[in-house]
The RNA shown here (transfer RNA) has 73 nucleotides and comes from a Minisyncoccia bacterium. Taxonomically the source falls in Minisyncoccia (Bacteria, Bacillati, Minisyncoccota).
């Protein structure tokens, strides 16, 4: 330099045919306990990597860039 894959919550990842963004772990609060843990209940936390386009509507489709990984040279 070229090709391919990936980019979504603090972390690991789902997200179907484009139609109001989710789970587990973690964090916080309450209950339980002498206390911690476990367990139960609840809550907070997202410009979906960035820009542009298509569409009534985009995490999803198209396009450019960036980052990471793999392959080729």
């Nucleotide at each position: 330099g070229c090709g391919c894959a990936u980019g979504u919550a603090g972390c690991u990842c789902a997200g179907u045919u484009g139609g109001u963004a989710g789970a587990g772990c973690g964090u916080c609060u309450c209950g339980u306990u002498g206390a911690c843990g476990u367990c139960g209940a609840g809550a907070a936390g997202g410009u979906c990597u960035c820009g542009g386009g298509u569409u009534c509507a985009a995490g999803u489709c198209c396009u450019g860039a960036c980052a990471u990984g793999c392959g080729c040279a």
Rfam family: tRNA. Rfam links the family to the GO term triplet codon-amino acid adaptor activity. RNAcentral holds the sequence, with entries from ENA.